[in-house]
RNA sequence: GUGCAGGCUGGGUGACCGCGAGCGUUCGCGCUCGAGGAAAGUCCGGACACCGAAGGGCAGGACGCUGGGGAAACCCCAGGCGGCGAAAGCCGACGGAAAGUGGCACAGAAAGGAGACCGCCGCCGAGUCUCUCCGGAGCGCUCGGCGGUAAGGGUGAAACGGUGGGGUAAGAGCCCACCAGCGACCGUGGUGACACGGCGGCUCGCCAAGCCCCGUCCGGUGCAAGGCGACGCAGGCCCCACUGACGCGGCCCGCCGAGGGGCCGGGUACGCCGCUCGAGCCGUCGGGAAACCGGCGGCCUAGAUAGAUGGCCACCCAAGACAAAAUCCGGCUUACAGGCCUGCUACGGAA
RNA sequence: AGGCUUGUGGUGUAACGGCAGCAUGGCGAGCUCCAACCUCGCCGGUCCGGGUUCGAAUCCUGGUGAGCCUG
Numbered sequence: 001g002u003g004c005a006g007g008c009u010g011g012g013u014g015a016c017c018g019c020g021a022g023c024g025u026u027c028g029c030g031c032u033c034g035a036g037g038a039a040a041g042u043c044c045g046g047a048c049a050c051c052g053a054a055g056g057g058c059a060g061g062a063c064g065c066u067g068g069g070g071a072a073a074c075c076c077c078a079g080g081c082g083g084c085g086a087a088a089g090c091c092g093a094c095g096g097a098a099a100g101u102g103g104c105a106c107a108g109a110a111a112g113g114a115g116a117c118c119g120c121c122g123c124c125g126a127g128u129c130u131c132u133c134c135g136g137a138g139c140g141c142u143c144g145g146c147g148g149u150a151a152g153g154g155u156g157a158a159a160c161g162g163u164g165g166g167g168u169a170a171g172a173g174c175c176c177a178c179c180a181g182c183g184a185c186c187g188u189g190g191u192g193a194c195a196c197g198g199c200g201g202c203u204c205g206c207c208a209a210g211c212c213c214c215g216u217c218c219g220g221u222g223c224a225a226g227g228c229g230a231c232g233c234a235g236g237c238c239c240c241a242c243u244g245a246c247g248c249g250g251c252c253c254g255c256c257g258a259g260g261g262g263c264c265g266g267g268u269a270c271g272c273c274g275c276u277c278g279a280g281c282c283g284u285c286g287g288g289a290a291a292c293c294g295g296c297g298g299c300c301u302a303g304a305u306a307g308a309u310g311g312c313c314a315c316c317c318a319a320g321a322c323a324a325a326a327u328c329c330g331g332c333u334u335a336c337a338g339g340c341c342u343g344c345u346a347c348g349g350a351a
Numbered sequence: 352a353g354g355c356u357u358g359u360g361g362u363g364u365a366a367c368g369g370c371a372g373c374a375u376g377g378c379g380a381g382c383u384c385c386a387a388c389c390u391c392g393c394c395g396g397u398c399c400g401g402g403u404u405c406g407a408a409u410c411c412u413g414g415u416g417a418g419c420c421u422g
């Protein structure tokens, strides 16, 4: 100097003027606190609230190697396998194709228990050629027919194992050796995914981010949920309903039991709660390989409702990235100028 | 704030995973005295990145744009 992994920071101090909340107040004001690592996307999972007590079935959806963690998760940690890389390391939707079904365009003979275009080989027939001892012979050629074959050519992303030898009329796992692959078989190791060794038959294509099968899980709606108070008004028409409406959501069963819904018109459009103390944060000790868990001590850290963090000055060389709460929490993903720290890999240099 | 839908030439729209078409618009040529109409030809596109697959507009995933609903 390069690369890889992990973590932190992403302004500080002071003065003045402002903004939101809480507390105090002699009502003049004073004191304290006041955005993020992503507050974002709303992609997962929950808490909480209401719907009916959260029921059953179908449909539908999500997830998918193994072990552990976690309230749960398209989450985290560790491991296995596969891929990439020289390495540190990184990435992986990674169950099942031997349940069924479907697809594999073009090209090619054939795209899955397939197939034969050229080619190779055998037999039969016809013609022709050569030889002839005139009876025929040819391990000659051409054409036609019937068979065998899958070595070779050619197509493709993919062609029913590869190489070598034997074998054969020509060939072929037809047979053999090695290699690759398969197995629902056996042994050893491991909690397990799996690994290694043996044995077996003899080659059994790919796609499930196609349908599907298997396993696990899922009721719906989201704080504009939901509750309380106040203010105000004028009704009209239609539809459904004890033969059970509405509730209940995609459907059915089951439950409940009296009002419910739509359109037009009129009125109001204010206040309070939910609201932030929580699977919380910090420190330390212990367990664990880690994620994480437990004990002890300390802390309170925005809560608005038209929505508060700003302006300006001075100094720090310079002050600039992405971007700002709206019920809350755990994750993931995406955006992010610059700076700092730790560990590791390979190369080079120096000692 | 919460919930949902969607993206194919300039515009409107097609496309069982197998050569991205159609209409209109644009440009050029022809026809015409010049235009229009008409005829012929051409340009122009799957929102962006990554993955699955032999092959992606289509399937999956991350982003981005647009639209709708809820007091």
Base pairs, nucleotide, nucleotide: 003344004343005342006341007340008339009338011316012315013314014313016311017310019034020033021032022031023030024029036322040333041332043331044330045329046328047327048222049221050220051219055253056252057251058250060218061217062216063215064214065079066078067077068076069075080094081092082091083090084089095213096212100211101210102207103206104205117153118152119149120148121147122146123145124144125143126142127141128140129138130137131136161179162178163177164176165175166174180203182200183199185198186197187196188195189194226273227272228271229270235264236263237262238261239260240259247255280299281298282297283296284295285294286293287292352421353420354419355418356417357416358415361375362374363373364372369405377393378392379391380390381389398414399413400412401411402410
This is a predicted complex of two RNAs, RNase P RNA and transfer RNA, with 422 nucleotides together.
The coordinates come from a structure-prediction model, not an experiment, and the mean pLDDT is 78.
It holds a member of the Rfam family "Bacterial RNase P class A". The family's RNA type in Rfam is ribozyme.